[in-house]
RNA sequence: AGUAACCUUCGGGGUCGGGUGAAGUUUUUCGUUUGUUAUAUUUAAGACAACGUCAGCAAUUCCCAAUCGGUGGUACAGCCCACGAGUCCGCUUGCCGGACAUGAUCUGGUUAGAUUCCAGAGCCGACCGUAUAGUCGGGAUGAAAGAAGGUUUGC
Numbered sequence: 001a002g003u004a005a006c007c008u009u010c011g012g013g014g015u016c017g018g019g020u021g022a023a024g025u026u027u028u029u030c031g032u033u034u035g036u037u038a039u040a041u042u043u044a045a046g047a048c049a050a051c052g053u054c055a056g057c058a059a060u061u062c063c064c065a066a067u068c069g070g071u072g073g074u075a076c077a078g079c080c081c082a083c084g085a086g087u088c089c090g091c092u093u094g095c096c097g098g099a100c101a102u103g104a105u106c107u108g109g110u111u112a113g114a115u116u117c118c119a120g121a122g123c124c125g126a127c128c129g130u131a132u133a134g135u136c137g138g139g140a141u142g143a144a145a146g147a148a149g150g151u152u153u154g155c
Base pairs, nucleotide, nucleotide: 002155003154004152005151006150007149008148009147010146015065017064018063019062024057025056027055030052031051033050034049035048036047037046066135067134068125069124070083071082072081073080078123079122086100087099088098089097090096091094105121106120107119108118109117127138128137129136
């Protein structure tokens, strides 16, 4: 110094602002509507409920706009290659095996070399909940790709 084992710590960010309103709504206005009170002598007032309706409230999800970017590799990468996170099944219960799901980039410039830098224009984002969610709430004070450090013994 390498390798193996063990231990410790670390290990994901993000809705300012405006608009809309057949999700919903304790409220409000109105009504040639319906029902109950309601029984009877010509006209059934009022109240309550339902329904409809005007208005108000109402979305971090819709629209405009804003904003965020895990890990390893490689010329510095959300969108090049690979890994991680989800669900289900199995057993030998494990840092195990298998199945399913798993998004998105172009143009120009510099360079020996860049889908990574610079300029410009784009695009993407699990599951459950809720008015349709990358950003809110939840599984999760979890797990993990991995990063750093330490100890011991063997080689």
The RNA shown here (FMN riboswitch aptamer (RFN element)) has 155 nucleotides. Its mean pLDDT, the model's own confidence on a scale to 100, is 79. Its Rfam family is "FMN riboswitch aptamer (RFN element)". Gene Ontology term of the family: FMN binding.